[in-house]
c-di-GMP-I-GGC riboswitch aptamer from a Bacillota bacterium, 86 nucleotides, folded computationally. Its mean pLDDT, the model's own confidence on a scale to 100, is 81.

RNA sequence: UACGAAAAAGGCAAACUACUGCGAAAGCAGAGGACGCAAAGCCACGGGUCUUCCAUGUAUGGGUGAUGAUAGCCGGGCUGCCGAUG
Numbered sequence: 001u002a003c004g005a006a007a008a009a010g011g012c013a014a015a016c017u018a019c020u021g022c023g024a025a026a027g028c029a030g031a032g033g034a035c036g037c038a039a040a041g042c043c044a045c046g047g048g049u050c051u052u053c054c055a056u057g058u059a060u061g062g063g064u065g066a067u068g069a070u071a072g073c074c075g076g077g078c079u080g081c082c083g084a085u086g
Stems, first nucleotide, its partner, number of pairs: 001086002003083002011037002016032002019030004035072001041078003045075003048070003052066002054063001
């Protein structure tokens, strides 16, 4: 530096909850719970998706607009545990 082992130590935690709180909503936090994860650690920079609004005006449509959300959608950036192996 690459790689990620039927290795070891440790870590995170989807869905769901007739659980609690926050938010208008998407969604978030805590508790429980494990589908998974070698960056499932951090950052909304690019794209995607979602929320609410706006203009258009009736189309289950479109927007080079605003607003938040999503890092467990993808790309990018920053940081990082372990060590069979090249």
The organism belongs to Bacillota, within Bacteria.